Description: Transfer RNA from a Candidatus Falkowbacteria bacterium, 73 nucleotides, folded computationally. Its Rfam family is "tRNA". Rfam links the family to the GO term triplet codon-amino acid adaptor activity. The family's RNA type in Rfam is transfer RNA. About the family: Transfer RNA (tRNA) molecules are approximately 80 nucleotides in length. The sequence was found in a public genome assembly. Model confidence (mean pLDDT): 80 of 100. Taxonomically the source falls in Candidatus Falkowiibacteriota (Bacteria, Bacteria candidate phyla).
């Protein structure tokens, strides 16, 4: 060079057929505990890799880039 997967919260990952983005772990505060841990409870954290395109309406769909990760030459 050519082919694929993938990219969403600090970390791992859903997200259905295009309609307004969630869980789990970590974080915050309060309960509880003699105290820790664990436990309940809450509460906060997202231009959805970048530009652009279709559409009323894109995390989802088209295309270019950019990344990691694999196959092949």
């Nucleotide at each position: 060079g050519c082919c694929g997967a993938c990219u969403u919260a600090g970390c791992u990952c859903a997200g259905c057929u295009g309609g307004u983005a969630g869980a789990g772990c970590a974080g915050u505060u309060g309960c509880c505990u003699u105290g820790u841990a664990a436990g309940c409870a809450u509460c906060a954290g997202g231009u959805c890799g970048u530009c652009g395109g279709u559409u009323c309406a894109a995390g989802u769909c088209c295309g270019a880039c950019a990344g990691u990760c694999g196959g092949c030459u």